[in-house]
RNA sequence: GCGGGGCUAGCUCAAUUGGAUAGAGCGCCUGACUACGAAUCAGGAGGUUAGGGGUUCAAGUCCCUUGUCCCGUA
Numbered sequence: 001g002c003g004g005g006g007c008u009a010g011c012u013c014a015a016u017u018g019g020a021u022a023g024a025g026c027g028c029c030u031g032a033c034u035a036c037g038a039a040u041c042a043g044g045a046g047g048u049u050a051g052g053g054g055u056u057c058a059a060g061u062c063c064c065u066u067g068u069c070c071c072g073u074a
Stems, first nucleotide, its partner, number of pairs: 001073007010026004019057001028044005050066005
């Protein structure tokens, strides 16, 4: 260089054929419990779905492009 794949919360990952308000676990914060802590229980915050553009009534999902990571190949 060429080919293929990935990028969604702080981390690891879901999200059906393009259609519900984008969710879960862990972590974080608050409270209960406890002599204190851990564990447990209850509640809460946290998202430009990598950036940009396009298609569509509607895009995390489809198309183009850029970036980045991984694999293959000379």
Molecule: transfer RNA
Organism: Verrucomicrobiia bacterium DG1235